RNAcentral holds the sequence, with entries from ENA. A computed fold for a 360-nucleotide RNA from Desulfovibrio sp., annotated as Bacterial RNase P class A. Rfam family: Bacterial RNase P class A. The family's RNA type in Rfam is ribozyme. From the family's description: Ribonuclease P (RNase P) is a ubiquitous endoribonuclease, found in archaea, bacteria and eukarya as well as chloroplasts and mitochondria. A source record names the gene rnpB.

RNA sequence: GGAGUCGGACAGGUCGUCGCUGCGGCGCAAGCCGUGGAGGAAAGUCCGGGCUCCGCAGGGCAGGACGCUGGGUAACACCCAGCGGGAGCGAUCCCGGGAAAGUGCCACAGAAAACAGACCGCCCGCCGGGGCAACCCGGCAGGUAAGGGUGAAACGGUGGGGCAAGAGCCCACCAGCGGCUGCGGUGACGCAGUCGGCUAGGUAAACCCCGUCCGGAGCAAGACCAAAUAGGGGAGCUGGCCGGCCCGGCCACGUGGCUCCCGGGUAGGUUGCUAGAGAUUCGCGGUAACGCGCGUCCCAGAGGAAUGACGACCGCCCCGCAAGGGGAGACAAAACCCGGCUUAUCGUCCGGCUCCAUUU
Numbered sequence: 001g002g003a004g005u006c007g008g009a010c011a012g013g014u015c016g017u018c019g020c021u022g023c024g025g026c027g028c029a030a031g032c033c034g035u036g037g038a039g040g041a042a043a044g045u046c047c048g049g050g051c052u053c054c055g056c057a058g059g060g061c062a063g064g065a066c067g068c069u070g071g072g073u074a075a076c077a078c079c080c081a082g083c084g085g086g087a088g089c090g091a092u093c094c095c096g097g098g099a100a101a102g103u104g105c106c107a108c109a110g111a112a113a114a115c116a117g118a119c120c121g122c123c124c125g126c127c128g129g130g131g132c133a134a135c136c137c138g139g140c141a142g143g144u145a146a147g148g149g150u151g152a153a154a155c156g157g158u159g160g161g162g163c164a165a166g167a168g169c170c171c172a173c174c175a176g177c178g179g180c181u182g183c184g185g186u187g188a189c190g191c192a193g194u195c196g197g198c199u200a201g202g203u204a205a206a207c208c209c210c211g212u213c214c215g216g217a218g219c220a221a222g223a224c225c226a227a228a229u230a231g232g233g234g235a236g237c238u239g240g241c242c243g244g245c246c247c248g249g250c251c252a253c254g255u256g257g258c259u260c261c262c263g264g265g266u267a268g269g270u271u272g273c274u275a276g277a278g279a280u281u282c283g284c285g286g287u288a289a290c291g292c293g294c295g296u297c298c299c300a301g302a303g304g305a306a307u308g309a310c311g312a313c314c315g316c317c318c319c320g321c322a323a324g325g326g327g328a329g330a331c332a333a334a335a336c337c338c339g340g341c342u343u344a345u346c347g348u349c350c351g352g353c354u355c356c357a358u359u360u
Stems, first nucleotide, its partner, number of pairs: 001356010012314007020037007039331001043342002046340005051218004063214005068082005083096005097209002102207002104203003119148002121144003125140006156174006175199001177196008222271004232262007239251004278297003282293004316327004
């Protein structure tokens, strides 16, 4: 200098003018003053929690999610550190229970796609034909997975023995798998030795098996205040009939009218609402994620709607020696609150590491 890989940061600043909005103060009011006013993802609503209400003796079934090991955390499908496998020269990246429990599936091609399989080839035997013969051609019945061919994948590899031809059929070495033993590690696992049958395809985001976890609904949760109208419950008064009157009884056939009381609920209002698993300097512990301690700080809370526009200077990019000229600003925008993941993003900056080339 080039190529690459991983991680982090910013998302313009100051001032002025005019607007919008939460809160506080003043004001009878109109309004005025002060102060606060989006994001790294506020997004998707995909996970995990807090909070609230309902349900719940305890347990199970069903259903769902997750899945190497150890740690972190309120919790997680997250994070950190490791282990194993794969890709890459490497930094680094991707994947993670079980396929030697059972069932299913494996396109196309191919004879055959999973306790295999005979298309070509090879071999034994028999039959027919040809040839003096060796042998050749055709057919039938078998054997054979060495060779060819198909395929993403064809049931270990190489060499030797063996055989009619062949084959882990046998042997040596190698690969792989399983059991046992020893050593190291908290563990996943690693290393070494020994024995074994000789060999086991893939797929679980197919059913399934094993283990762990999960009650349901959500701030339109929930709580409080509470009209008008209609309706509900209660008490009293009242109307009609029987009757001379009172008591009493009956009727008012969905029980008339008036007054008062009660409770539910709707509109509406208040609350929940933002001081919290909060942010952060420093110190300590830890490889790290993270934890602890001291100090400091308060940082939107709305109506579904606000959080903006313009100008100047500085900053950024391009052209130019300069004076100067020109240009750009993405993705997107809170709504109960946190922790994550994923996705989108103009232009930049910083740091760690790797590989290649060159110079000293």